A computed fold for a 75-nucleotide RNA from a Spirochaetaceae bacterium, annotated as transfer RNA. Its Rfam family is "tRNA". It is annotated as a transfer RNA. Its mean pLDDT, the model's own confidence on a scale to 100, is 83.

[in-house]
RNA sequence: GGUCCCUUCGUCUAACGGUUAGGACGAAAGAUUCUCAGUCUUUAGAUAGGGGUUCGAUUCCCCUAGGGACUACCA
Numbered sequence: 001g002g003u004c005c006c007u008u009c010g011u012c013u014a015a016c017g018g019u020u021a022g023g024a025c026g027a028a029a030g031a032u033u034c035u036c037a038g039u040c041u042u043u044a045g046a047u048a049g050g051g052g053u054u055c056g057a058u059u060c061c062c063c064u065a066g067g068g069a070c071u072a073c074c075a
Base pairs, nucleotide, nucleotide: 001071002070003069004068005067006066007065010025011024012023013022018055027043028042029041030040031039032038048064049063050062051061052060
């Protein structure tokens, strides 16, 4: 240099092109408890960036960024 793959809440992980983008752990608040732990309830929290196709994109296409795998050349 070339080809291919990956990027979603703090972390892990779902989501036929049509959802208010879900779940677990963690966090915060509340209930329970003399306290702690535990348990229960609630809340906040994400689609890497930009463009395109489409009535509609997390999903399909292109570019960029980051990460990874394989490979070629030079030395």